[in-house]
RNA sequence: GCCCCGGUAGCUCAGUGGAUAGAGCAGAGGACUUCUAAGCCUAAGGUCGUUGGUUCGAUCCCAACCCGGGGUA
Numbered sequence: 001g002c003c004c005c006g007g008u009a010g011c012u013c014a015g016u017g018g019a020u021a022g023a024g025c026a027g028a029g030g031a032c033u034u035c036u037a038a039g040c041c042u043a044a045g046g047u048c049g050u051u052g053g054u055u056c057g058a059u060c061c062c063a064a065c066c067c068g069g070g071g072u073a
């Protein structure tokens, strides 16, 4: 250089054209408890890597680029 896979919440990952983008863990608050932990309840937390394009509509499709991993000479 070329090819393939990935980038979504603090972390690990779903979601793959349509309505307010979800879960688990972590963190916060509550209740319980003599206290703590575990378990329970509640809320919060997102420029969906970046910039363009297609579309009535893009996390999703297309292009280029950035970052990470693998392959190949």
Base pairs, nucleotide, nucleotide: 001072002071003070004069005068006067007066010025011024012023013022018056028042029041030040049065050064051063052062053061
This is a predicted structure of a 73-nucleotide RNA (transfer RNA) from a Candidatus Saccharimonadota bacterium. Lineage of the source: Bacteria > Bacteria candidate phyla > Candidatus Saccharimonadota. The coordinates come from a structure-prediction model, not an experiment, and the mean pLDDT is 81.